A computed fold for a 73-nucleotide RNA, annotated as transfer RNA. Rfam family: tRNA. The family's RNA type in Rfam is transfer RNA. From the family's description: Transfer RNA (tRNA) molecules are approximately 80 nucleotides in length.
RNA sequence: GCGCCGUACCUCAGUUGGUAGAGGGCUGGCCUUAUAAGCCACGAAGUCGCGGGUUCGAGUCCCGUCGGCGCCA
Numbered sequence: 001g002c003g004c005c006g007u008a009c010c011u012c013a014g015u016u017g018g019u020a021g022a023g024g025g026c027u028g029g030c031c032u033u034a035u036a037a038g039c040c041a042c043g044a045a046g047u048c049g050c051g052g053g054u055u056c057g058a059g060u061c062c063c064g065u066c067g068g069c070g071c072c073a
Base pairs, nucleotide, nucleotide: 001071002070003069004068005067006066009024010023011022012021018056026043027041028040029039030038049065050064051063052062053061
């Protein structure tokens, strides 16, 4: 210098820009003598790494920047 990645506590989805989800975990309840397992929840948890821009509207497009991994020299 170039490329990819960064979204919940963790692992990850998120289509053509249209108000963010799954599984695990956590919390509460049911079940059990009790624990585990199982079942139930319109249960909690996120200003999508950060800062700007474009747009009526940005996780998604553009610019900068930080971190991780890889490649070239």